[in-house]
Context: one part of a larger RNA
RNA sequence: CGCAGGAUAUUUGAAGAGGAGCUAUCCCUAGUACGAGAGGACCGGGAUGGACGAACCUCUGGUGAACCAGUUGUUUUGCCAAAGGCACCGCUGGGUAGCUAUGUUCGGAACGGAUAACCACUGAAAGCAUCUAAGUGGGAAGCCAACCUCAAGAUAAGAUAUCCCUUCCGACUUCGGUCGGACUAAAAACCCCUUCAAGACUAGGAGGUUGAUAGGCUGGAUGUAUAAGCAUAGCAAUAUGUUGAGCUAACCAGUACUAAUUGGUUGUGAGA
Numbered sequence: 001c002g003c004a005g006g007a008u009a010u011u012u013g014a015a016g017a018g019g020a021g022c023u024a025u026c027c028c029u030a031g032u033a034c035g036a037g038a039g040g041a042c043c044g045g046g047a048u049g050g051a052c053g054a055a056c057c058u059c060u061g062g063u064g065a066a067c068c069a070g071u072u073g074u075u076u077u078g079c080c081a082a083a084g085g086c087a088c089c090g091c092u093g094g095g096u097a098g099c100u101a102u103g104u105u106c107g108g109a110a111c112g113g114a115u116a117a118c119c120a121c122u123g124a125a126a127g128c129a130u131c132u133a134a135g136u137g138g139g140a141a142g143c144c145a146a147c148c149u150c151a152a153g154a155u156a157a158g159a160u161a162u163c164c165c166u167u168c169c170g171a172c173u174u175c176g177g178u179c180g181g182a183c184u185a186a187a188a189a190c191c192c193c194u195u196c197a198a199g200a201c202u203a204g205g206a207g208g209u210u211g212a213u214a215g216g217c218u219g220g221a222u223g224u225a226u227a228a229g230c231a232u233a234g235c236a237a238u239a240u241g242u243u244g245a246g247c248u249a250a251c252c253a254g255u256a257c258u259a260a261u262u263g264g265u266u267g268u269g270a271g272a
Stems, first nucleotide, its partner, number of pairs: 001153001005164007016150004022050007034039001052107005060101004067094005072087006112144002118138004165271001167182006183269001188266004192208005213259003216255005223247002229242005
């Protein structure tokens, strides 16, 4: 810009496009059919895997430089104690959310149609024969559908629901409208702001006081592992009690305390 008014939401999809499409072993049928025996099925049913792919984080792990603890050297807070800084995050042991695989779940299918090679039926040319010449049937991991995803710029531009706009004057006119001046300014959207399991930027989602969007606070969860202070025991290192204590990121709730203030812009007047 288009989709013959402007919007919001939900959709159709044999218009179209993309993805997927793999395979092994074992068991039953059945030691059956077959075969002198050795051996050993078709068809049909079930189980378990490999590789590949998608989603996810309950479990198992990884990471987790904003969480917790231990600890060495040194330095600072006047000293003790307790803390902070630096030393590869100083080193070490763990670890929430998120992200992850080696972890978990799921997938390939089944049914159908038209066929290939091939197998056939009927059957002449050619009194026979012949799957073919007319006609008819079967037949593949392949083709078309089926499964998953996108999809109306599918310009043949689809469908449904709902919302919104119902003035006046002048000039010109090919009588469809065009131009100018007043009045009017909807629905809706954007700017802006708080932000996110969304994200390079854009875009998308949730919100903007008629509010839980982010931060804070409160409670919880989780993780660390028994804080500091004090008391007791010991000459002391230290131990015990208070005490599963104290602290606790990104998690889950609640709560307007803080910040989403006030505003601005686009969009018109019933639609060739």

The part of an RNA shown here (large-subunit ribosomal RNA, domain VI) has 272 nucleotides and comes from a Deltaproteobacteria bacterium.
Its mean pLDDT, the model's own confidence on a scale to 100, is 88.
Rfam family: Bacterial large subunit ribosomal RNA.